RNA sequence: GGCCCCAUAGCUCAGUUGGUUAGAGCGCCCGGCUCAUAACCGGUAGGUCCAUGGUUCAAGUCCAUGUGGGGCCA
Numbered sequence: 001g002g003c004c005c006c007a008u009a010g011c012u013c014a015g016u017u018g019g020u021u022a023g024a025g026c027g028c029c030c031g032g033c034u035c036a037u038a039a040c041c042g043g044u045a046g047g048u049c050c051a052u053g054g055u056u057c058a059a060g061u062c063c064a065u066g067u068g069g070g071g072c073c074a
Base pairs, nucleotide, nucleotide: 001073002072003071004070005069006068007067010026011025012024013023019057029043030042031041032040050066051065052064053063054062
C1' cells in the first nucleotide's frame, strides 16, 4: 500500500428478505430463602444500535465516507 471481516446494555452475543415495542444469558441493584455467606427463587433498572451523510413512507438492517479492532497478501 491492496483486500476481507467486525462495531447492538457493564461483559458475551442474537436480531430472518428493511416494517408493527430493540432482545437473551451473565453481572449490578432490590426482595425472598439462610444463624450467616454462597447457591437457588422473584423483581427493577440499564442501549440516541461506533460517527457523519445518503436512499426510503419507514434503517440496528441498504449505500458512501471516516474512526477503532482483527485477519490475509505485498